[in-house]
RNA sequence: CAACCCUCUGGGGGAGAGGCCGGCGAAGCUGCCGGCGCCGAAGGCGCAACCUGCCCGGAAUCGCUCAGGCAAGAGGACCGCAGGGGGAGU
Numbered sequence: 001c002a003a004c005c006c007u008c009u010g011g012g013g014g015a016g017a018g019g020c021c022g023g024c025g026a027a028g029c030u031g032c033c034g035g036c037g038c039c040g041a042a043g044g045c046g047c048a049a050c051c052u053g054c055c056c057g058g059a060a061u062c063g064c065u066c067a068g069g070c071a072a073g074a075g076g077a078c079c080g081c082a083g084g085g086g087g088a089g090u
Stems, first nucleotide, its partner, number of pairs: 004087007012079002018036001020035005037070003043066001044064003050058002
């Protein structure tokens, strides 16, 4: 110096479930309202293995589905690539 860890930015990959029914509107697409059925990987909430001598507390790709979503597009936990910064290390 590099490997490694944290963070920021860029771009790549990225699942699931009705392109449902009715009404309104509309040149067409987009839209609005109502209804039933479903998904779970934005977010949120809950339990918890575990972490801790104890308490407090933290904690999921588990559960709930409030929100969100069910053609395309957008979004998308998570993974990896590149670069900036910091740590660590030498």
This is a predicted structure of a 90-nucleotide RNA (Glycine riboswitch aptamer) from a Gammaproteobacteria bacterium. Model confidence (mean pLDDT): 79 of 100. The sequence was found by an Rfam model in a public genome assembly.